[in-house]
């Protein structure tokens, strides 16, 4: 510090998500020590049990026991004045603990108290005089089961309770200063208010219990100050919702009581009507604050556990008593739920104190030890108490530290895993060799934490009559340690005990194997899995961390994604539809006064702790300790005046107004006016009109339509009209009046800041639509009819009611747009339009130059993600208002508030995606546009679809009919040739290292051949007989050959979507790209685009582009003229011959084959840009690429081929392999695709006659000659071939004949003889003769092929092949029609355009049905919780009341009195009740939408001109 993800790519905008840091955490797995924090976050559920608050005999009294001990056995002594209990008295209000309640002076801060208290302390001052009654305990008695209670009777006190006394002190008058009720302090009257002993020493007395005197400690009271703690009061500050907007009757203030320690409506009686709120009151949810603590660069953001302040509670409400203090955790009443005793009468209890239980929960410990220390309570002390506290125990829960060894060791061991089989890696890792002793572990030794205090020596010092008691300092020795024999040292032995957890596709460090096959699983986003998964699962290696590692949650961080610091609103979310306007915000110029803001200094305070930073102390660190600094804050003082604010006081540049002026569809109201629709009435006048793409409803012989003429009635105003004017905007358009707003220009004057924006408010506000009354011509929702069409509740048509128009009155919303709030001021330019003005020239029309308001275009700079925007800013700045924060849900519900409705306004949530969107490239597509080309259409000739038959497919069928090819680019395709073989199907019989291949051991015996025999045949059995090489003749050895092992072999099994190569296809179409440059943020563009031309991205101008590559053309081949060279098998002009180029002979001619020449817009006229290229034309055998071939750019279809080959995996291994015989690939209710065959006179048959050209030929082609009707047989000359053969060309001509007929057309089908070929012709060849003569008379929608030697015809040859083409390659021969033109169909290339397509329109998308899931509205109600009004009931209890009953202390005239008490009443008032309002949850038959869900219906609504542009409001 940033990264992943929208998209083919691209910028942007904007969500999701991930790296990080935390944590009182929890889970999984794993676990060696130690230090040090931390440990119910959820039920403020509910507790057994034991412990958490007592002390003091130096305040009273009374006072045991058990044991010891002696005994005379009766008791006595000690124990002991001890436990225990009671009065008294201090303490329990501290400490500890939770966090419910509170949104509040609860808290934090900073003051105030002239409104106030404070036991204990500490300091000062005055005192502590005399008396009196009682009540506990205790003794008797009584209830009761208990708790506990009553009654009688006895006692002490520092317990109570008069009385004296008053330095003070309290209160009240007078009076001084001062001002909230105040410190103090001149005074003065009057009045009232205290107190308690106990103990130590010493003396005196003594009745020996004990009491006096001094003395000293301790207490007691009074008063003052002081500390310390607490009350009360006030600024400031810190949560949400306004879908909570009005609250308030003690309310909001006075005046006189009351009441408190103390102000005050605290609380009462009267008396006035306030008082709080948009600077958010009341309400409603939710929350204990803070210091701090987590994170952040920081502002901020979250949070408040451990420690610390504070503040509230203590079962739930409620009270108040006692006290200095409560309104009281471990008192005390009363009510209530709940648990417990119970003899049923009736009692008891409160762990949110430390342990512990249950219970809830993902989850949190010990029923421990000690008071030794640090602290508190009582005591004079000793000391006792203390679950505070100090440690121990449990948990790796947090942080910090250590260790699980260290060196050295390549045969790079073995295993494991991968492997190209070479090898790598595991890996110096191990083993091994040489140390070492942290840690654990045993044994030894062993701290500090301890000082105080007491007791004790001495000794000094106060006090004091005293040397005594005390009390203070100094010494001496003693004496106390839960942790804990811990911490730490030392030995001994010994690598000996001691690593795991995640992850390895990207972010994000780290890769291969095998399994498994969209399954199982993963997963934080993006994705990953459908048979080669680096992403599943395991295993090998690797990263990372590390006693932990990961996973879940949470909060901050990244996020400038709520932006102060630090974003935006023309299209990405977002500028209110527009204007007036209160509050508010901010506001010219110049002097003055203040000192609120602002800045300085200075002061206080900002608890400690924590953060930072020095230092220091545990071996280091965590930890802790000392010091700094820092706590950004508030207060207070003093002081500055720039700059905001206040004063006053001035000014004219903002604004306002007076006067002239002209301009405009600005508004309202009233009156006019023609020109067209349409309907009426007249009157010509006849079959028609009207409307579509085409039609049809419909109107018309009852006379329309058309024409004239009239007459009515509405609405709306042509031309003029203009990116031209006016309004704040919606909007405004014939003319006149009148009424009236605004704006602008000129000129002086005058006001003198009067401004500017503007939450709420207020008005205004197209269209639709509502109410009431009109009016209605023409148009027209709705509805009707007619048409399309699968359907057509549409788009067209014919009609047609609301509406549209006035009038009043409601709605108040649009894409209400400039998708652009409003004002002010600056910042280059050029060009119109409008309004008014200045100057100048000119007689003038008119020019030119300048001002100022408005409008419009293009463009700097500058901004903007582009697009653009650009003095009318989207440019630089200020100042106010609105608004926005991922898409859907959704502007929906729910509440409210306007509304007559319809609806507006305001406006959420669950739940759901990972995106959704802006602009901009390129590409594809458009029933989008432009140009252009192609047998593409069009002209034209033939043909297919009909027949029969061939053949190929599908479908059926079948053991099996093997696969494969699937629009165009599959179907006479692979198959250039399935009777066996072929062949891969099938059936059956066989073999198992195997039919063929490569090496290995043992072993037989040659192998082979030849003969018999079973058998379908494979195979199986048998017989005979022989071998090379080398020999020492004993043998040995090479090859093969059977039967054996095991590496392995064979597979036409699977995948062509793992592939290699080939091939089709766009298309032989003109495309496809690069380098550098350059322009853009970029994806990309240019160059390739433009004008021109070409078959061609072919050339040529021009251009921010100059080059260049594959492609086009040309090179290459065959054709077509022609020279040379060269003549045999070829040829014969001329000489000889001959039946015959048959011979001789020639090579001129043909030909053949080898090399050249020709053709290049060269040359000419025109036309084009003096071009390029076209046209024409000459000349040529040819003429603009002469004809044809070959040759196929980057690319597209996951296009076709694992069944031509090659090959990766995977799969089969007595079979998916191999071998054999049969049979199948030839089936056959049908459909489709191609051929040939015809349907016939341009012809069929018969006789006769002519002309080719390419090409086979030795397991061959086969001639003459004979047979045979014929297929062919015999036969065997010639040919390895311009020589011999195949070989006979056929259309074609001539001649004859059929005469339009299902034929003398047409040949399938059938039948019966034949030939061939092959072991073999039956499933299942071909030919031949003879006999049969079926359909078929030019073919329906529809479709193909061809532009010249072409179609069309008509025979010929090859390859395969024993044989077997109508098929496939070739070759020649006859030999045509048409193109006029690009509008159309199809295909394509270039350019522009639109776009929501990119898997690219066979694209993308919508809604409604139907399935299921999810979460949500409403719903007759049902149920619950909070909360409130009004009323009943009224417990305890405070204060009031008292007439009743009761009474120890004072008084008394003895009768009482004052005092206290108790019952009763009366106000408040808890809990309960009752009738009812509100708010909020759960829940409800049914219903409403919504959302999600691989392959469900019906349509096509958007996206292209989406086939009716689209889209926004309305009905």
């Nucleotide at each position: 510090a940033g990264a992943g993800u929208u998209u083919g790519a691209u910028c942007c905008u904007g969500g999701c998500u991930c790296a990080g840091a935390a944590c009182g955490a929890a889970c999984g797995c794993u676990g060696g020590c130690g230090g040090c924090g931390u440990g119910c976050c959820u039920c403020a559920u509910a507790c057994a049990u034991g412990c958490a608050a007592g002390u003091c005999g130096a305040a009273c009294g009374a006072g045991a026991a058990a044991g010891c001990a002696c005994u005379u056995c009766g008791g006595u002594g000690c124990a002991a004045g001890u436990a225990g209990a009671g009065u008294g008295g201090c303490g329990c209000a501290c400490g500890g603990g939770u966090g419910a309640g509170u949104a509040a002076c609860a808290c934090g801060u900073a003051g105030g108290u002239g409104a106030c208290c404070u036991a204990c302390c500490c300091u000062u001052u005055a005192g502590u005089u005399g008396g009196g009654g009682a009540c506990a305990a205790c003794a008797g008695g009584a209830a009761g089961a208990a708790a506990u209670u009553c009654c009688u009777g006895c006692u002490a006190a520092u317990a109570c309770c008069g009385a004296a006394u008053a330095a003070g002190c309290u209160a009240a008058c007078c009076a001084a200063c001062c001002u909230u009720g105040g410190a103090a302090a001149a005074g003065g009257u009057c009045a009232g208010c205290a107190a308690a002993g106990g103990g130590g020493g010493c003396g005196g007395c003594u009745u020996c219990g004990g009491c006096c005197g001094c003395u000293c400690c301790c207490g007691c009271c009074g008063a003052a100050a002081g500390a310390u703690g607490a009350g009360c009061c006030u600024g400031c500050g810190g949560a949400a919702c306004a879908u909570u907007a009005g609250c308030u009757u003690g309310a909001u203030g006075g005046u006189g009581g009351g009441g408190u320690a103390a102000u005050g409506g605290c609380c009462u009686a009267c008396c006035a009507u306030g008082g709080c709120g948009a600077u958010g009151a009341u309400g409603u949810u939710u929350a204990g604050c803070u210091g701090g603590u987590c994170u952040g660069a920081g502002a901020g953001g979250a949070u408040g556990a451990u420690c610390a302040g504070c503040c509230a509670c203590a079962c739930u409400g409620g009270a108040a008593c006692u006290g200095a203090g409560a309104c009281a955790c471990g008192g005390u009443c009363c009510a209530g739920a709940c648990u417990c005793c119970u003899a049923c009468g009736g009692g008891a209890g409160g762990c949110a104190g430390c342990a512990g239980u249950a219970g809830g929960g993902a989850a949190u410990a010990u029923u421990g030890c000690g008071c030794a220390a640090u602290g508190g309570g009582g005591g004079a002390a000793a000391c006792c108490c203390u679950g505070a506290c100090g440690c121990a125990g449990c948990a790796a829960u947090a942080c910090c530290g250590c260790g699980u060894g260290a060196g050295u060791g390549a045969g790079g061991a073995a295993u494991g895993c991968c492997u190209u089989a070479g090898g790598g890696u595991u890996g110096u890792a191990a083993a091994g060799c040489u140390c070492u002793g942290u840690u654990a572990a045993u044994a030894g030794g062993g701290a500090a934490g301890a000082a105080c205090g007491g007791c004790u020596u001495a000794u000094c010092g106060g006090u004091u009559a005293a040397u005594a008691c005390c009390c203070g300092g100094u010494u001496u020795g003693u004496u106390u340690g839960a942790c804990g024999g811990u911490a730490c040292c030392u030995a001994u032995a010994g690598a000996g005990g001691a690593a795991g957890c995640a992850c390895c596709g990207g972010c994000u460090a780290a890769c291969u194997u095998c399994g498994u096959g969209c399954c199982a699983g993963c997963a934080g986003c993006c994705g990953c899995g459908g048979u080669a998964a680096u992403a599943c699962g395991a295993a090998g290696g690797g990263u990372g961390c590390a006693a932990g590692c990961g996973u879940u949650g949470u909060u901050c961080g990244g996020a400038u994604u709520u932006a102060u610091u630090g974003g935006g609103c023309g299209u990405a979310a977002a500028g209110c539809g527009c204007g007036c306007g209160c509050a508010g915000g901010c506001g010219g110029a110049u002097g003055u006064u203040c000192a609120a803001g602002u800045c300085a200094g200075a002061u206080g305070u900002g608890a400690a702790a924590u953060c930072u930073c020095g230092g220091g102390g545990c071996u280091c660190a965590a930890c802790c300790c000392c010091g700094a600094a820092a706590c950004u804050g508030c207060g207070u003082c003093u002081g500055a005046a720039a700059c905001u604010g206040u004063u006053c006081a001035u000014c004219u540049a903002g604004a306002a107004u007076c006067u002239c002026a002209g301009a405009g569809g600005g508004g309202g109201u009233u009156g006019g006016g023609g020109a067209a629709u349409u309907u009426c009435g007249c009157a010509u006048g006849u079959a028609g009109g009207g409307g579509u793409a085409a039609a049809a409803u419909c109107c018309g012989u009852a006379g329309a339509g058309a024409u004239g003429c009239g007459a009515a009635g509405g609405a709306a105003c042509a031309c003029c009209a203009g990116u031209g004017g006016c309004g704040a905007a919606g909007g405004c358009g014939c003319c006149a009046a009148c009424c009236u707003g605004g704006a602008u220009g000129a000129u002086u004057a005058c006001u003198g800041a009067c401004g500017c924006u503007g939450a709420g408010g207020c008005g205004c506000g197209a269209a639709a639509g509502c109410g009431u009354g009109g009016g209605g011509a023409g148009c027209a929702a709705a509805c009707a009819g007619g048409a399309u069409u699968a359907g057509a509740u549409a788009c067209c048509c014919u009609g047609g009611u609301a509406g549209u128009c006035c009038a009043c009155g409601c709605c108040c919303u649009a894409a209400a747009c400039g998708a652009u709030g409003g004002a002010u001021a600056c910042u280059u330019u050029g060009u119109g339009c409008u309004g008014c003005g200045g100057g100048g020239g000119u007689c003038g029309a008119c020019c030119c130059c300048u001002g100022c308001g408005g409008u419009a275009c293009a463009g700097g700079a500058g901004c903007u993600a582009a697009c653009g925007c650009g003095u009318u800013a989207a440019g630089u700045a200020u100042c106010c208002c609105g608004c926005c924060u991922g898409g859907g849900g959704a502007g929906u519900a729910c509440g409210g508030u306007c509304g007559c409705a319809a609806g507006g306004c305001u406006g959420a949530a669950a739940c759901u995606c990972a995106a959704a969107g802006g602009a901009a490239u390129u590409g594809a597509c458009g029933g989008g546009g432009g140009c252009c080309c192609g047998c593409a259409c069009a002209a034209g000739c033939g043909g297919u679809g009909g027949a029969g038959c061939a053949u190929g497919u599908g479908g059926u069928u079948u053991a099996a009919u093997u696969c494969g090819a699937a629009g165009c680019a599959a179907c006479g395709c692979g198959c250039a040739g399935a009777a066996c073989c072929u062949u891969a199907c099938c059936u059956g019989g066989g073999c198992u290292u195997g039919a063929a291949c490569u090496g290995c051991a043992a072993u037989u015996g040659a192998c082979g051949u030849g003969g018999g025999g079973a058998g379908a045949g494979a195979u199986c059995u048998u017989c005979a007989g022989u071998g090379c090489c080398c020999u020492u003749c004993g043998g040995g050895g090479a090859a093969u050959u059977c039967a054996g092992u095991g590496a392995g072999a064979g597979g036409u099994g699977c995948u062509g979507c793992a592939u290699g190569g080939c091939u089709g296809u766009c298309g032989u179409c003109a495309g496809c790209u690069c380098g550098u440059g350059u322009u853009g943020u970029g994806a990309a563009a240019u160059g390739u685009u433009g004008g021109g031309u070409u078959a061609a991205g072919u050339c040529u101008c021009g251009c921010a582009a100059c080059g260049a590559g594959c492609g086009c053309a040309a090179c290459c081949c065959c054709u077509a003229u022609u020279g040379u060279u060269a003549g045999u098998u070829g040829c014969c002009a001329g000489c000889a011959u001959u039946a015959a180029g048959u011979u001789g002979g020639g090579c001129a001619c043909u030909c053949u084959a080898a090399u050249g020449a020709g053709a290049c817009u060269g040359c000419c006229u025109g036309g084009g840009u003096u071009a390029a290229c076209c046209a024409g034309g000459a000349g040529g055998a040819a003429g603009g690429u002469g004809g044809g071939g070959a040759u196929g750019a980057c690319g597209u279809c996951a296009a076709g081929u694992c069944c031509u080959c090659a090959u990766g995996g995977c799969c089969c291994u007595u079979a998916u392999g191999u071998c054999c015989a049969g049979g199948g690939c030839u089936a056959c209710a049908c459909a489709c695709g191609u051929a040939a065959u015809a349907c016939a006179a341009u012809g069929g048959u018969g006789c006769a006659a002519a002309c080719a050209a390419u090409g086979g030929g030795a397991a061959g082609c086969g001639a003459a000659c004979c047979u045979g009707c014929g297929a062919a047989g015999g036969g065997g000359a010639g040919c390895c071939a311009a020589u011999c053969u195949c070989a006979a060309a056929a259309a074609u001509u001539g001649c004859a004949u059929c005469u339009c007929a299902g034929u003398c057309c047409g040949g399938a089908u059938u039948g019966a003889a034949g030939u061939c070929u092959g072991c073999a012709a039956c499933u299942c060849g071909a030919c031949u003769u003879c006999a049969u003569g079926a359909a078929g008379u030019u073919g329906g929608a529809a479709u193909c092929g061809c532009u010249a030697g072409u179609a069309a015809u008509c025979g010929u040859g090859g390859a395969u092949c024993a044989g077997c083409a109508u098929g496939c390659c070739a070759c020649g021969g006859u030999g045509a029609a048409u193109a006029c033109g690009u509008u159309c169909c199809c295909g394509g290339g270039c350019c522009u355009u639109g776009u929501a397509c990119a898997c690219a329109c066979c694209g993308c998308c919508c809604g409604u049905c139907a399935c299921a899931c999810c979460a949500u509205g409403g719903g007759a109600g049902u149920u619950g919780g909070c909360u409130u009004u009004a009323c009943c009931u009224g417990a305890a209890g405070c204060c009031g009341u008292g007439g009743c009953c009761u009474u120890a202390a004072c008084c008394u005239u003895c009768g009482g009195g004052g005092g206290g008490g108790g019952a009763g009443c009366a106000u408040c008032u808890a809990c309960g009740g009752u009738c009812g309002g509100g708010c909020c949850g759960a829940u409800g038959a049914c219903u409403g939408g919504g959302g999600u869900u691989a392959a469900g219906u019906c349509g096509u609504a958007a996206c292209a001109a989406g086939g009716u542009a689209g889209c926004c409001g309305u009905a």
Source information:
This is a predicted structure of a 1515-nucleotide RNA (small-subunit ribosomal RNA) from an uncultured prokaryote. It matches the Rfam family "Bacterial small subunit ribosomal RNA". Rfam links the family to the GO terms ribosome and structural constituent of ribosome. The coordinates come from a structure-prediction model, not an experiment, and the mean pLDDT is 84. The RNAcentral record of the sequence draws on ENA.